[in-house]
RNA sequence: GUACGAUAAUGGCAAACUCAUUGAAAAGUGAGGACGCAAAGCUACAGGGGCUUCAUCGCCAAGGCGAUAUGCCAGCCAGCUACCGAA
Numbered sequence: 001g002u003a004c005g006a007u008a009a010u011g012g013c014a015a016a017c018u019c020a021u022u023g024a025a026a027a028g029u030g031a032g033g034a035c036g037c038a039a040a041g042c043u044a045c046a047g048g049g050g051c052u053u054c055a056u057c058g059c060c061a062a063g064g065c066g067a068u069a070u071g072c073c074a075g076c077c078a079g080c081u082a083c084c085g086a087a
Stems, first nucleotide, its partner, number of pairs: 004085002012037002017032006035075001041080003047077002049073003055068005
């Protein structure tokens, strides 16, 4: 240095759920809360995958149904960067 990851050290993040708030929704943000995480740090048109459908288009007698991301997810994989050092 690369790989690897301790019942080590120093610290970190925070699922579900609740409240508030933004949003059509997915989801985001703040507070509480910890299921977990060695990258649960960063990156979302220009890698793959997933979620949603205001709007648009198509279908329908209607209620509705289907398609589509420009919306979203990094705690799905991936890419990039990084702390510590027992075996």

This is a predicted structure of an 87-nucleotide RNA (c-di-GMP-I riboswitch aptamer) from Paenibacillus doosanensis.
Of the family's consensus pairs, 95% are formed in the model.
It was read from a public genome assembly, where an Rfam model found it.
Its mean pLDDT, the model's own confidence on a scale to 100, is 87.